This is a predicted structure of a 73-nucleotide RNA (transfer RNA) from an uncultured Bacillota bacterium.

Parts: sequence; structure tokens; C1' cells
RNA sequence: GUGCUCAUAGCUCAAGGGAUAGAGCGUUUGAUUCCGAUUCAAAAGGUUGCGGGUUCAAGUCCUGUUGAGCACG
Repeated sequence: GUGCUCAUAGCUCAAGGGAUAGAGCGUUUGAUUCCGAUUCAAAAGGUUGCGGGUUCAAGUCCUGUUGAGCACG
């Protein structure tokens, strides 16, 4: 330099173009307990890397760009 893959919650990951973007772990609060652990209930936490486009509608399709990984030279 060229090609391919990936980027979504604090972490690990889901999400056929269509409902309020979800799950586990973690965090916070409450219940339970003499206290703690376990268990149970609830809550908070997201401009889906960034910009642009297509569409009635985009995390998903197209394009540019940034970062990471792999292959080739």
C1' cells in the first nucleotide's frame, strides 16, 4: 500500500430494515440477617466510534473517515 473482519450500557455480548435497542455480570436502593454472604424485588446506566447519504422508517443498507485485528505484498 491492497483486501477482509470488527466497533452497541462500566465489562462480555444479543438485536430478520419496523413496537420503548435488550440479556448476563457489575453498580445503587430496598427486603431478608445480630452483622455480613447468599437469595428476592426494584432502579440507574446507551447521541449504537465519528461525518454524510438512501428510505415513510437505519444499530442493520450505501459512502467517507478513525481505531483494532487478520491476510497478502
The coordinates come from a structure-prediction model, not an experiment, and the mean pLDDT is 82.
It matches the Rfam family "tRNA". From the family's description: Transfer RNA (tRNA) molecules are approximately 80 nucleotides in length. It is annotated as a transfer RNA.
The sequence was found in a public genome assembly.